Source information:
This is a predicted structure of a 66-nucleotide RNA (Fluoride riboswitch aptamer (crcB RNA motif)) from a Desulfobacterales bacterium. Its mean pLDDT, the model's own confidence on a scale to 100, is 76.
RNA sequence: AAUUUAUUUGGCAAUGAAGUCUGCCAUGAACUGUCCUUUUGAAGGACUGAUGACUUCUACCUUGAA
Numbered sequence: 001a002a003u004u005u006a007u008u009u010g011g012c013a014a015u016g017a018a019g020u021c022u023g024c025c026a027u028g029a030a031c032u033g034u035c036c037u038u039u040u041g042a043a044g045g046a047c048u049g050a051u052g053a054c055u056u057c058u059a060c061c062u063u064g065a066a
Base pairs, nucleotide, nucleotide: 009026010025011024012023013022016057017056018055019054020053021052033047034046035045036044037043038042
């Protein structure tokens, strides 16, 4: 100096917050949704979801009751 492993820590997982679990990354990183069309390296149109998963809260939407 490089590589690998273990531990610890930090960050991230398409819209907010908390807890638990899982995965990924080590700062030139992880991450930055899906579908269709076209004159294709970009443009246009349409659609789902506050979760990576579970539970809870908040916001939004639909329906019913008081």